The part of an RNA shown here (large-subunit ribosomal RNA, domain I) has 594 nucleotides and comes from an Acidimicrobiaceae bacterium. The full RNA is in RNAcentral, with records from SILVA.

Context: one part of a larger RNA
RNA sequence: AGCCAACGGUGGAUGCCUUGGCGCCUGAAGCCGAAGAAGGACGUGGGCGACUGCGAAAAGCCACGGGGAGCUGUCUACCAAGCUUUGAUCCGUGGAUGUCCGAAUGGGGCAACCCAGCACCCGUCAUGGGGUGUUACUCCCGCCUGAAUGUAUAGGGCGGGUAGAGGGAACCGGGGGAAUUGAAACAUCUAAGUACCCCGAGGAGAGGAAAACAACAGUGACUCCCCUAGUAGCGGCGAGCGAAAAGGGAAGAGCCUAAACCGUGCCGGUGUUAAAGCCUGAUGGCGUUGCCGGUAUGGGGUUGUGGGAUUUAAGAGAAGGCGCAUCAGAGCCUUCACGGAGUUACAAAUCCGAUGUUUAGUGGAAGCAGUCAGGAAAGCUGCACCGAAGAGGGUAAUAGUCCCGUACACGAAAAGCAGAGGACUCCGCUUAAACACCCGAGUAGCGCCGGAUCCGGGAAAGCCGGCGUGAAUCUGCGAGGACCAUCUCGUAAGGCUAAGUACUCACAGGCGACCGAUAGCGAACUAGUACCGUGAGGGAAAGGUGAAAAGUACCCCGGGAGGGGAGUGAAAUAGUACCUGAAACCGUUGGCUU
Numbered sequence: 001a002g003c004c005a006a007c008g009g010u011g012g013a014u015g016c017c018u019u020g021g022c023g024c025c026u027g028a029a030g031c032c033g034a035a036g037a038a039g040g041a042c043g044u045g046g047g048c049g050a051c052u053g054c055g056a057a058a059a060g061c062c063a064c065g066g067g068g069a070g071c072u073g074u075c076u077a078c079c080a081a082g083c084u085u086u087g088a089u090c091c092g093u094g095g096a097u098g099u100c101c102g103a104a105u106g107g108g109g110c111a112a113c114c115c116a117g118c119a120c121c122c123g124u125c126a127u128g129g130g131g132u133g134u135u136a137c138u139c140c141c142g143c144c145u146g147a148a149u150g151u152a153u154a155g156g157g158c159g160g161g162u163a164g165a166g167g168g169a170a171c172c173g174g175g176g177g178a179a180u181u182g183a184a185a186c187a188u189c190u191a192a193g194u195a196c197c198c199c200g201a202g203g204a205g206a207g208g209a210a211a212a213c214a215a216c217a218g219u220g221a222c223u224c225c226c227c228u229a230g231u232a233g234c235g236g237c238g239a240g241c242g243a244a245a246a247g248g249g250a251a252g253a254g255c256c257u258a259a260a261c262c263g264u265g266c267c268g269g270u271g272u273u274a275a276a277g278c279c280u281g282a283u284g285g286c287g288u289u290g291c292c293g294g295u296a297u298g299g300g301g302u303u304g305u306g307g308g309a310u311u312u313a314a315g316a317g318a319a320g321g322c323g324c325a326u327c328a329g330a331g332c333c334u335u336c337a338c339g340g341a342g343u344u345a346c347a348a349a350u351c352c353g354a355u356g357u358u359u360a361g362u363g364g365a366a367g368c369a370g371u372c373a374g375g376a377a378a379g380c381u382g383c384a385c386c387g388a389a390g391a392g393g394g395u396a397a398u399a400g401u402c403c404c405g406u407a408c409a410c411g412a413a414a415a416g417c418a419g420a421g422g423a424c425u426c427c428g429c430u431u432a433a434a435c436a437c438c439c440g441a442g443u444a445g446c447g448c449c450g451g452a453u454c455c456g457g458g459a460a461a462g463c464c465g466g467c468g469u470g471a472a473u474c475u476g477c478g479a480g481g482a483c484c485a486u487c488u489c490g491u492a493a494g495g496c497u498a499a500g501u502a503c504u505c506a507c508a509g510g511c512g513a514c515c516g517a518u519a520g521c522g523a524a525c526u527a528g529u530a531c532c533g534u535g536a537g538g539g540a541a542a543g544g545u546g547a548a549a550a551g552u553a554c555c556c557c558g559g560g561a562g563g564g565g566a567g568u569g570a571a572a573u574a575g576u577a578c579c580u581g582a583a584a585c586c587g588u589u590g591g592c593u594u
Stems, first nucleotide, its partner, number of pairs: 001593009015579001016544002020515002022512006029504002031167002039101003042055003046079002049075003061095006070083003106115003116135007137164002139161007171202001172200005182189001186236001212219002223250004233241002254496003257440001261299010277286002279329006304474001306439003310434006317336006338428005350423003355418005361410003367383004372379001384401002386390001392404003445469007455481001476491005531538002551578001554565004
């Protein structure tokens, strides 16, 4: 030095464990904000570093409920001082307080800081100082004022606004919009209207009551799912892309306007002594009345078996009232009755409210024994019991009957949600004929050029956009995949609309042929921490004594660290460098070989 054996050191693999994750499901919830959010800074405890809570009223204050013996949060012991059956701590509901920054909004600013005006109050001999409130911008509403310029308008001022702003994981609509890649290269194409950026909305969003589909039969808003179907098609007919109707389901809801016509207000025009007017007829009376145009507003009206307006005719409860006056007629309005409807659209506000539910909780069956082995019984043995409960967890090993629970049953002063019903509120003509007044215009269509649709310009309809051109009003207009005819379907150029659908930051419950500390979230632990970076940003490592600290009194060696005894414990080679303790690596002892 090598090899072998035994025993150690180092190291932290492996096994076991789990407080943490991951995925999914169900229910519930789904916006917050100038009444100052989300997110922070700084404070706040008797002794207080961090976390948690809270806000100068600061681990808390008040009220009402629950609960019932201890309590003063966690790491975290200890000391001190207290509270509590006159019900504390704790849990729930409502309220109070809530520094400073932050949309941040009195002005400024290098966020958490600096400096003001005004009103009132405090303080000082006085100045400085302190407190409370208020003071950003835009928009909307109302009032006053008011240029060029006469009316006016712009502008100015005052008052009012629970108006807007900013935030939100994913989901949604819109405006923009790649490249890698695939095509075995690459350019049309694909990737993909994806990623990403911006705007907007909300608990959903979008869409939505046919100028739809269909095919000679019919359907009847929209959305979503299944299917149709990898079909019809598109495609350097390559790679690839890829419908729709029908059928079956979920859900179910329909409405309001524009115009014609009538009334009223305002503006402009016309009109000048009487004519068109004042509901009609007669008589009287009035008259810048009337008429035309514009505008605002109330009534009317809303449809495709076309609808409506206007006029005439017929029918349909009661009472009262109206017009310049009287009489007759016709009409209109109001109230009541009757009928219908209603708070998400179709008008809109408020109140009461049975009941259910959410936010604390309550009750909740039934087992003992042992000379058993063991440190410990829940194991074993023996004899029992409950079960609408033999889910699960804990207890010194494996417990239906020890504890918490579980099945089942019950419970709310207060607040939220849903809500039968009642107040309350709103609405209510029908038919026939005539007439030909209305039925959404720089629109439809067309030309050129683009976009999105399964459709890459094609035979290319239909939809959307830019530029240009430019109709018709029901004997109208659009569509049925060039185009024409016939036939059929619909009624554009205004608007609103729940449900079924998408998602899950957060809440509750449950489940897993999910992980088990190099795994599982980056994070089981002081984790978006330490640390790195000017910054945007990047971003760790780190779990386990034991059933219980019973965490080794006392003695000895040592300056200490550490160790030897003693003691605890089932175990100390379980001693806080702590379960198990592999390998590499380093040793001690013995043996063998050279």
NCBI's taxonomy places the organism under Bacteria, Bacillati, Acidimicrobiia, Acidimicrobiales, Acidimicrobiaceae.